[in-house]
Formats: sequence, C1' cells, structure tokens
RNA sequence: GAAGCUGGCCAGGCAGCCGCUGCGCGACGGGAAAAAACCAGUGGUUAACGCCGCUGGGCCGCGCGCAGAGGAAAGUCCGGGCUCCGCAGGGUACGGUAGCGGGUAACACCCGUCCGCCGAGGUUGUGGGUUCUUUGCCCCCGAAAGGCGGCGAGGAGGCUGCGCCGAAGGCGAGGAACAGGGCCACAGAGACGAGUCCUGACGUACCGAUCGAGCGCGCGCCGCUUUACCGCGGUGUCCACACGUCGGGCGGCAGGGGUGAAACGCGGCAACCUCUACCGGGAGCAACACCAAAUAGGCGAGCGAUGACGCGACCCGCCGAGCUCGCGGGUAGGUGGCUAGAGGCCUGAAGCGAUUCAGGUCCCAGAGGAAUGGCUGUCCACGACAGAACCCGGCUUAUCGGCCUGCUUCGCAC
RNA sequence: CUCGCUGUAGCGCAGCGGAGAGCGCGCCUCGUUCGGGACGAGGAGACCGAGGGUUCGAUUCCUUCCGGCGAGACCA
Repeated sequence: GAAGCUGGCCAGGCAGCCGCUGCGCGACGGGAAAAAACCAGUGGUUAACGCCGCUGGGCCGCGCGCAGAGGAAAGUCCGGGCUCCGCAGGGUACGGUAGCGGGUAACACCCGUCCGCCGAGGUUGUGGGUUCUUUGCCCCCGAAAGGCGGCGAGGAGGCUGCGCCGAAGGCGAGGAACAGGGCCACAGAGACGAGUCCUGACGUACCGAUCGAGCGCGCGCCGCUUUACCGCGGUGUCCACACGUCGGGCGGCAGGGGUGAAACGCGGCAACCUCUACCGGGAGCAACACCAAAUAGGCGAGCGAUGACGCGACCCGCCGAGCUCGCGGGUAGGUGGCUAGAGGCCUGAAGCGAUUCAGGUCCCAGAGGAAUGGCUGUCCACGACAGAACCCGGCUUAUCGGCCUGCUUCGCAC
Repeated sequence: CUCGCUGUAGCGCAGCGGAGAGCGCGCCUCGUUCGGGACGAGGAGACCGAGGGUUCGAUUCCUUCCGGCGAGACCA
C1' cells in the first nucleotide's frame, strides 16, 4: 500500500423569523359562579402506614425562561417489571428450550469453549488439456545444411477437475434413532424384513463341449550294436474311464460393481409422533383505580337451587329468582397509573469475556385526533431509513453516506 | 395501541412430505339454432404472497418479512 474481515461512533452544521407540547415564574388580563377525583404548598394528629383540615390550581389567554424522538421509536418475534383475575399440594394435558460451562431480573439473548460446515489461499497427492523445449522412429521436400508433418518418451512454465490442509472470520433449533411407533416417492436385486442383477472366490460323482503340443519314464515294433543282456536312434501308444480346461445348472459365501440422500452398519429422518432433562397460571395500560355523566323499558339464546306445579321420591315435562352471551339502546368528560429508571456519564477494582461491585456526578419527551415543525440565508462530504404512546433487556428487518479501533493474508522498502 | 384470523387460476374454495397442484362458476374454440341462451365436445389459465432454513424431496414443517380482514371502554 492492496484485499478480506471484525467491533464501535455520527446521522447535516450555524444564524434569523414564525409556530406546537410540557414545566416553572408573573399580587398580569379575561370568564356569572361552583363541586369531586387529582396536583402543588402548608397545618394538626400518629411509632409508622395513614386520617382530618386550609390556600391555590383543577377554565381560557398574554409575557419571560428552560426542555422537547431513534439507532432502529418499526415488526410485535422472545424475555421481564407493573396491574387485575385465578391458585392447598402433586400429577396429566398444552406450549417452549436443548453440546458443555458461565452471565443476567429473565430469555429463544450475551460470553467462553468443544465439535461440524463454509472460508482467501496453499499443496507434484492424482487426472486432463495447452505452450515451450530435448530426444527416438516413420513419411515427404532438398545436392547438402536443414525443414513441414505423424507417432512415442522425458523436462520446464502456466491453466484446470477431484482430493487433502486451511488464516482473520462467519454459520449451526448441536440432547436421544440399542424405549417404542411411523415414513423413506423414483431408481435399485434389496429401503431394514431380508435378498443375489452383474462380477468374484468356493463346493458339486448335475449337464454339454473340448484339448492334451513338447519333455521324461514305461510298453510294443523297426534299425544300429552285441554271443546275449545292456545301450543308442526312430516310430507308435487306439478305445473307454478318471483327472484337467471352457460354458451352463444347483448350493452355500457376502468381497467388489451398479442404483440411490441412505445398502445391512444398531442406515437416514425427532423444524413426524415420541423419550429424557429443565422452564411456563391467564390476560393485558383500551390492564387497573377514582370522580362526574348515564343507568326507562324490551326481545332472543344458553345455564339454572336443598325452588314451585304435574298422584311427583327418582327419571321426564313445564314454570322459574338469578347468571352469562347476543340484538337493540344510553353515556363517552376529567384524574391517577405516566416516567428517577434492572437510568446515563466518569474513575477504580474483580474477571479471558459477557458482566458484577464501589465511589463521584447528571436529570434527559410525556401527548391524548395526539406536540417535537415551517420559511429564509450561508457552509459542506448535498443529507438515507424512518416518528415515542406504560416501561425496560434482547432478536429481526429497513438504512444516503462518513469516521475510528483491531485482526489475517499478500506485495514493496528498510 | 393491544390481540386474533387469513393469503392456492379472473372469482369462490379443496388439497396425508413424493399427483402433470384439483373442484365449481367464469374465459376461449367447435357443434347445435334463423340468431341468442341452455346443452354437448375440446382447450387455455397457478412458479401455491416474498425470502431463508430443515429434509433426498416443501403448497404442506420451522423461521423472517409483506399484504388483507376482524375484535376491544363504561352502564343496563
């Protein structure tokens, strides 16, 4: 310097003008007056919780000051807080999690680690083309030197297929398939129960075909030699049986090939049922609580007692207070919950790390048809995705660009 | 805001992990008719909302997005 990767940060800046929401201040102005919940201040009482008072607000406007969306506020996919309802204990059902260890309020999250897969690239382990070159043989051209071409062998360079190794880093719903059930299309002989398509050994007094050259020995004949035997040379050794070889049949074996994701091996599938271990009560701030308003009457369905009626104890029929749901109807204003929190920042300590502990410091949106915006000027790298709605911890998804830390590989220079 | 359901042909719906993804209506062509309808015969039309994963194999199982529909307070 290049390439690859990882973790983190920022999310147009500045100025002016005009707005919106909340809070505070104002002996400000308006409103005929006033109550409650509730808020702020303050008093009495109580050990405390709490209870009882007083003043102002609880309506609108004006002036001044301060604060005012995000890394995802999104999807609502997990986990918790909070509130109400339910709940003796245990089990079942249902849902979820899953190597091992740790963190946490908790988790399907995070951290560490093991295993598997991917991964720039490396590697003569092996195969294939291709370029150059050396050399052997052949053909042709040529007087020769030499040259074109074909076949073969060797060497070098680069390319490429398969295999093996593999950095930083990434991915993994990664328990159990000897507890049991289920499925495994097509292909294949055979998909878990067994089986033989091809091939290969092996066996078989099963069938068919076929060869036995050459050498040696034995035997017969002939020749040479010999008194004769021995010896040497030549020639012949038919048929049948047996053995052998080849092909087929049968039998058992289960090595190889082929099919396939998987082939007999405790096969593959548990994001099929299931088993093992562990976890989980249900609903959600439109929860829930308070004040105010409303709460006339009716229809339908279901449930319905130790009830009434039917000779009525049971069954059955009918009525039925009451409860639930629906139709239709009424009221929809205000307050709390609501934002000081598993909170942010800095420093130190423990730990590989997630994280935890200690000290200091800061206060940082709280609307309710729903605020956080608009215009102008200027600068630049020309501005993406996108808007809180009870609150947190995660995950996932969307996102113009910019900056920084760290790691690996390669190249160059010293 | 919080919950629930759902997505397969133009429309309404089926669909046991292995089908050529099926049925009805609709559409096209031919026949029938003077013509139309009805009827008969034949045919076209779908990457199962999108992406990823599990599996040998996914419309189906799991997961992440996208779209559509519905419900909700108090009184009685």